[in-house]
RNA sequence: UCAAUAGACGGCUAGGGUUCCGGUCUGCGCGAGCGGGUGUCUGGUCCGAGAGCUAUCGACCCCUUUGAGGGGUUACACGGCGGGACAAAAGCCCUGGAGAU
Repeated sequence: UCAAUAGACGGCUAGGGUUCCGGUCUGCGCGAGCGGGUGUCUGGUCCGAGAGCUAUCGACCCCUUUGAGGGGUUACACGGCGGGACAAAAGCCCUGGAGAU
C1' cells in the first nucleotide's frame, strides 16, 4: 500500500414508535354510547439487534463404532451523516456500508 472472510433460522431482550386495544383530556348524549385530541401515556398488540441473550440446524475436528451416537470449535467486531419501509419510529434495512483501528 492492497485484499478477503466472518453460515441459516426460531424464540426473546435492550431499544422503538402509535395503526389497533387500553389510559388520559375533551365535545355531544338522560343513558348505553358516539366523535375528536394526546405517545411530553408506565402499558397489551406491533417493529426489533452483525457488533445483545438463547435454542435448533449447518460447517469443521476428535472419539466410540458401523446401528448411529457422544464430545469440541464456530473467534473478533469502534462507527457517523444521509436515505428507506410499514401507522410510525428505532440498536430494523441500506450496513461488518463511509470512516477509524
A computed fold for a 101-nucleotide RNA from Serpentinimonas raichei, annotated as Guanidine-I riboswitch aptamer. Taxonomically the source falls in Serpentinimonas (Bacteria, Pseudomonadota, Betaproteobacteria, Comamonadaceae). The same sequence occurs in records of 2 taxa. The model forms 100% of the base pairs in the Rfam consensus.